[in-house]
RNA sequence: GCAGUAAUAGCUCAACGGUAGAGCAUCGCCUUGCCAAGGCGAAGGUUGUGGGUUCGAAUCCCAUUUGCUGCU
Repeated sequence: GCAGUAAUAGCUCAACGGUAGAGCAUCGCCUUGCCAAGGCGAAGGUUGUGGGUUCGAAUCCCAUUUGCUGCU
């Protein structure tokens, strides 16, 4: 230099172009004499960044940043 791949909640990961979810963690309540475990609920996201296509984009297209892999 070229190609491929990944980026989504604090962490690990889902999500046919049509309301962004789960587990763990955090907080509250219930249960208990107390703790742990368990049950119920809540909060937490400008989907790496900037554009484009579309009635509608995490998803499709282009550029770009970072990490990883391969080729030269």
The RNA shown here (transfer RNA) has 72 nucleotides and comes from a Minisyncoccota bacterium. NCBI's taxonomy places the organism under Bacteria, Bacillati, Minisyncoccota. Model confidence (mean pLDDT): 82 of 100. The sequence is in RNAcentral, with records from ENA. Its Rfam family is "tRNA".